[in-house]
RNA sequence: AUGAAGGUUGCAGGAGAGCGUUUAUUUUAUAAACCGCCGAAGGAGCAAACUCCAAAAAGACCCUUUGGAGUGAAUCUCUCAGGUAUAAGGACUGUAACUGGACA
Numbered sequence: 001a002u003g004a005a006g007g008u009u010g011c012a013g014g015a016g017a018g019c020g021u022u023u024a025u026u027u028u029a030u031a032a033a034c035c036g037c038c039g040a041a042g043g044a045g046c047a048a049a050c051u052c053c054a055a056a057a058a059g060a061c062c063c064u065u066u067g068g069a070g071u072g073a074a075u076c077u078c079u080c081a082g083g084u085a086u087a088a089g090g091a092c093u094g095u096a097a098c099u100g101g102a103c104a
Stems, first nucleotide, its partner, number of pairs: 006099008018035001020034006036084003042080001043078003049071008
């Protein structure tokens, strides 16, 4: 089920931070080096809680305490990557079509 969640694509909205300095080429843009910044592509980290192990106490176990390991979220944190005028991108939100086939 007159089709949930999810996925793909289109459309609309969508923040932050130097139009930095120097050099080269001249295609007024690109590349490299150097600093300064941002967090909402991506990536990485973990709190409570739960599970397991060991020890202590107790003295079957369980419970309790201590230590260790694992699982464990984000718009939090890091700033690797990315970004730092316009453009592009952009987590997320809404919407349409397709897919999907039971959760929300």